[in-house]
């Protein structure tokens, strides 16, 4: 310096904010003007690099979690790797490491905020911080049916 284990940690409902609301102080006062508030609650999600489009999944909530800019592990396209196509190489086709495509059956579950208690911080809207106790569903998870696809060429056996 490389590389390789093993553990640990991190991670996008993530980041901003000039609409509207909203608090506060002036004011030429029923509006204006400044300086602040709020603006997503987990859970699921990744082969790499590059492009494109642009709400990209599942719920919970006292349902502004409105709107709007960015960006996201999703789709799609190339290209690189990598599985599978009976061995082996080429091409194709398909898909992403539990790795071929459609569909459809059962079965599952340790959320978190919200309330609720207590503390702090602010003139206020509001904000942070601990504590009990619970409650989801999915393209997560575990198991089954049936449709359809399994190429092509050469070689070796």
């Nucleotide at each position: 310096g490389c590389g390789g284990u093993c553990g640990g940690a991190c991670c996008a409902g993530c980041g901003c904010c000039u609409g509207c609301c909203c608090u506060c102080a002036c004011c030429c006062a029923c509006g204006g003007u400044g300086a602040g508030g709020u603006g997503a609650c987990g859970a699921g999600g990744a082969a790499g690099a590059g492009g494109g489009a642009g709400c990209a999944u599942c719920g919970a909530a006292u349902g502004g979690u409105c709107g709007g800019c960015g960006g996201a592990u999703g789709c799609c396209c190339u290209c690189u790797c990598g599985g599978c196509u009976g061995c082996u190489c080429a091409c194709g086709g398909u898909c992403g490491u539990g790795a071929c495509g459609g569909u459809u059956c059962g079965g599952g579950a340790g959320a978190a905020a919200u309330c609720c208690c207590g503390g702090g911080g602010g003139u206020g809207a509001c904000c942070c911080c601990g504590g009990u106790g619970a409650c989801a569903g999915a393209g997560c998870c575990c198991g089954g049916g049936c449709c359809g696809a399994c190429g092509u060429g050469a070689g070796a056996c």
This is a predicted structure of a 157-nucleotide RNA (glmS glucosamine-6-phosphate activated ribozyme aptamer) from a bacterium. It matches the Rfam family "glmS glucosamine-6-phosphate activated ribozyme aptamer". Rfam classes the family as a riboswitch. It was read from a public genome assembly, where an Rfam model found it.